The RNA shown here (c-di-GMP-I riboswitch aptamer) has 85 nucleotides and comes from a Clostridiaceae bacterium.
[in-house]
Order: sequence, then structure tokens, then C1' cells
RNA sequence: ACAAGACAAAGGCAAAUUCAUCGAAAGGUGAAGACGCAAAGCUAUGAGUCUAAAGCAAUAUUGCUAUGAUUGUCAGGCUGCCGGA
Repeated sequence: ACAAGACAAAGGCAAAUUCAUCGAAAGGUGAAGACGCAAAGCUAUGAGUCUAAAGCAAUAUUGCUAUGAUUGUCAGGCUGCCGGA
């Protein structure tokens, strides 16, 4: 220097839920709270999934569609602690 990842060390993040708030919704943000996570750090680049305001179509009710969302769905890219116990 590289490095697999635990029974280590120093730390980190924060699911569900509740309250408040933004949003048409999906969902986001803040506080409380910890299910868990070796990238559960950043990135919407590819795929998947979710929503359907507006628009379009058929008819009184429904369907289609992302320019919206999801990184704790899976990958890609960039960065990072310890370090063969």
C1' cells in the first nucleotide's frame, strides 16, 4: 500500500410508530423512537416498484400515462473508519 469482514476498538446511521408540516398522491422534512445496517455515506445513471394532479380515452364510472417519488428494492459511479483479530 492492497485487503477479506468479527467474537475487536473508536464512532456513525436510523425501520416501524407518534406529533407537526409540505404535497393531488406516492412520498419528503423536523422532533421523539430503535427494527436493523460494514457503506442503511453521496449520486435518480440503468432496471424494478409506488402514485396519477394535469392530460388523453371510454362513458358517469373506470382505464392509460411520469414530467413526480423510492438509494433501508437490486445494481452502476464517487468517497470513507478499523484492519487478517
The sequence was found by an Rfam model in a public genome assembly. The organism belongs to Clostridiaceae, within Bacteria.